The RNA shown here (transfer RNA) has 74 nucleotides and comes from a Bacteroidota bacterium. The prediction has a mean pLDDT of 81. Lineage of the source: Bacteria > Pseudomonadati > Bacteroidota.
[in-house]
């Protein structure tokens, strides 16, 4: 310089092909069970899906540009 794969709560992912409520474990926060840890139940908090633009009645998902990480090549 060329190709590729990847990017969603704090961590780890899935969801994307084939557009329609933004989810699952881990932690967290309350409370209950227990003399306390610990474990177990139950409720809750916490995301403008890397960033921009476009397509569209509707974009994490489909188009474009950029960025940021990994690999291959030269």
């Nucleotide at each position: 310089c060329g190709g590729g794969a990847c990017g969603u709560g704090g961590c780890g992912c899935a969801g994307u092909c084939a557009g329609g409520c933004a989810g699952c474990g881990c932690g967290c926060u309350u409370c209950g069970c227990u003399g306390g840890g610990g474990g177990c139940g139950a409720a809750g908090a916490g995301g403008u899906c890397c960033c921009g633009a476009g397509u569209u009645c509707a974009a994490a998902u489909c188009u474009c540009g950029g960025c940021g990480u990994c690999c291959c090549g030269a």
A source record names the gene trnP. It matches the Rfam family "tRNA". By type it is a transfer RNA. The RNAcentral record of the sequence draws on ENA.